This is a predicted structure of a 350-nucleotide part of an RNA (small-subunit ribosomal RNA, central domain) from a Holophagales bacterium.
Context: one part of a larger RNA
RNA sequence: UUGGGCGUAAAGGGCGCGUAGGCGGUGUAUCAAGUCAGAUGUGCAAUCCCCGGGCUCAACCUGGGAACUGCAUCUGAGACUGUUACGCUAGAGUAUUGGAGAGGGCGGCGGAAUUCCACGUGUAGCGGUGAAAUGCGUAGAGAUGUGGAGGAACACCAGUGGCGAAGGCGGCCGCCUGGACAGUAACUGACGCUGAAGCGCGAAAGUGUGGGUAGCAAACAGGAUUAGAUACCCUGGUAGUCCACACUGUAAACGAUGAACACUUGGUGUGGUGGGAGUUGACCCCUGCCGUGCCGUAGCUAACGCGAUAAGUGUUCCGCCUGGGGAGUACGGUCGCAAGGCUGAAACUC
Numbered sequence: 001u002u003g004g005g006c007g008u009a010a011a012g013g014g015c016g017c018g019u020a021g022g023c024g025g026u027g028u029a030u031c032a033a034g035u036c037a038g039a040u041g042u043g044c045a046a047u048c049c050c051c052g053g054g055c056u057c058a059a060c061c062u063g064g065g066a067a068c069u070g071c072a073u074c075u076g077a078g079a080c081u082g083u084u085a086c087g088c089u090a091g092a093g094u095a096u097u098g099g100a101g102a103g104g105g106c107g108g109c110g111g112a113a114u115u116c117c118a119c120g121u122g123u124a125g126c127g128g129u130g131a132a133a134u135g136c137g138u139a140g141a142g143a144u145g146u147g148g149a150g151g152a153a154c155a156c157c158a159g160u161g162g163c164g165a166a167g168g169c170g171g172c173c174g175c176c177u178g179g180a181c182a183g184u185a186a187c188u189g190a191c192g193c194u195g196a197a198g199c200g201c202g203a204a205a206g207u208g209u210g211g212g213u214a215g216c217a218a219a220c221a222g223g224a225u226u227a228g229a230u231a232c233c234c235u236g237g238u239a240g241u242c243c244a245c246a247c248u249g250u251a252a253a254c255g256a257u258g259a260a261c262a263c264u265u266g267g268u269g270u271g272g273u274g275g276g277a278g279u280u281g282a283c284c285c286c287u288g289c290c291g292u293g294c295c296g297u298a299g300c301u302a303a304c305g306c307g308a309u310a311a312g313u314g315u316u317c318c319g320c321c322u323g324g325g326g327a328g329u330a331c332g333g334u335c336g337c338a339a340g341g342c343u344g345a346a347a348c349u350c
Stems, first nucleotide, its partner, number of pairs: 004321003007304002012318001014201004021194003025088005031082001033081002035077008049065006091191001092188003095184004103177007110154001115149007125136002162169002206247006215241002220236004258317006266295011299306002323350003332343004
């Protein structure tokens, strides 16, 4: 390579946009590149195969034939792929009406709680644990009342609820802004799908500069525990956690399940939005589209399980896998301020 695979055995890129490329709806005509048919030429000899012949047989040698699945040219075919031209509207998009939403950015506001500060009341404890101690407190703590400061997070609502491509998003109000969905069917007329490169986004931790710091809390200190205790428990506590700007670019970045399209019995919840029936109205009932759960038919699966949100049946494109360890290491390259990231072996060994 052929082939087989990727939920859990090795294997889906963290996610998007998108270049090249690959693939691509429907009608008529066109050309004839692919495709198919026929013909001609060529496809050395030998080999292989078939029918004979020669060494006593065979291997071996040898005559004839077939074949050489290929290439070129010519003549045709015109279904399919492709080219070109003109169309179409079922894909895709636009327009318009409507509501849903923790989607994003910026600004402002609010209450509860913790801590701290001031003052009042008040007196001997508080705190903490398995038990204690360190710690705090007669210089008046803890408790309680009033006032104030400041930072961070938003109880209830809250829901296998919603939104977002993923990461993720939750108090309230305003401004700016993205997407999806339902209805209408006016417009464009295949404008599509995927996507190597490339570009962008990307939790937490971490880094740089400047701010901020209530609570929490790596490191660190002390107290315990213990044979020891560089831990688990306790008292403290700095980076950090927060903000702005810049970097980092990784995760069990998980549905451990790439994207798109089509098809394939059902049942039952729930979110958004239509239609019908009905009604004073809401609910209930029938039904359509989009989302999100559960249970299950066929089928699939090694089993577990999946089962219209497929892991079923198919098509297209991308990524990835090929025994364990060595190793996501070394070397080289490249990116980064660094930490480190990306790419990524071999010897050896079982």